């Protein structure tokens, strides 16, 4: 050096051009003598910078990071 793939709540993973969701973790409250375990709710995310488009987490380009490959 070529070439492929990945980034999405604290953490493991869905997801899709039209309001971002799951489990699990945090707060509150029920419930309970108290734990626990159960139920309600509430907060929290789409690597970066562009370009398409009425509209981009999604689709283009570029970086970065991280994995695998080839030399």
């Nucleotide at each position: 050096g070529c070439a492929g793939g990945u980034a999405u709540g604290g953490u493991a993973c869905a997801g899709u051009g039209g309001u971002a969701g799951c489990a699990u973790g945090c707060g509150a409250c029920c419930u309970u003598c108290c734990c626990a375990a159960g139920g309600u709710u509430g907060a929290g995310a789409c690597g970066c910078g562009g370009g398409u488009u009425c509209g981009a987490u999604u689709c283009c380009c570029g970086c970065u990071a991280c994995c695998c490959g080839c030399a």